Description:
This is a predicted structure of a 71-nucleotide RNA (transfer RNA) from a Nanobdellota archaeon.
């Protein structure tokens, strides 16, 4: 130097162009002499910039970060 591939919350992972959802994890309640499990809550996220589109996590083009391949 070419090329691909990923990129959602602390942390892992969904989501056919149409209200971002789920586990764990945090916060509150219940429950128990206390805990700790269970059981019901709550907050909390689409890598940056741009273009299509009524409408973008979803398609496209750059960036940038990671990870394979090939030289």
């Nucleotide at each position: 130097g070419g090329g691909a591939a990923u990129a959602u919350a602390g942390u892992a992972u969904a989501a056919u162009g149409g209200u971002a959802g789920u586990a764990c994890a945090c916060g509150g309640g219940u429950c128990u002499c206390c805990a700790g499990a269970g059981c019901c809550u709550g907050g909390a996220a689409u890598g940056c910039c741009g273009g299509u589109u009524c409408a973008a996590u979803u398609c496209c083009g750059g960036c940038u970060a990671u990870u394979c391949c090939c030289a």
Its Rfam family is "tRNA". The family's RNA type in Rfam is transfer RNA.